About this RNA: This is a predicted structure of a 94-nucleotide RNA (SAM riboswitch aptamer (S box leader)) from Nocardia pseudobrasiliensis. It matches the Rfam family "SAM riboswitch aptamer (S box leader)". Rfam links the family to the GO term regulation of gene expression.

RNA sequence: UCACCAUCCAGAGCGGUUGAGAGAUCUGGCUCGACGAGACCGCAGCAACCCCCCGCGAGCCGGGUGCGGGUGCUACCGCCAGGACCGAUGGAGG
Repeated sequence: UCACCAUCCAGAGCGGUUGAGAGAUCUGGCUCGACGAGACCGCAGCAACCCCCCGCGAGCCGGGUGCGGGUGCUACCGCCAGGACCGAUGGAGG
């Protein structure tokens, strides 16, 4: 980077640095923000996609743990409605 599969109304915040916009994009709303948004880093936490454990019907299967490994996530339903070969995350491939 390309196509494929699954998920996206549950859950979980403090500190440091930075300093003005931010909640992906377009339109319309709504909301957060110098009482510090967003981003990055650290720590903590949440969850259970993969690893892992158990089962037999052996699968695109069912169940389990959160001590551990790889990710992810921690305002608002992916903030809401509509639009768009939309996006994000994980898995397994080229």
Overview:
The coordinates come from a structure-prediction model, not an experiment, and the mean pLDDT is 84.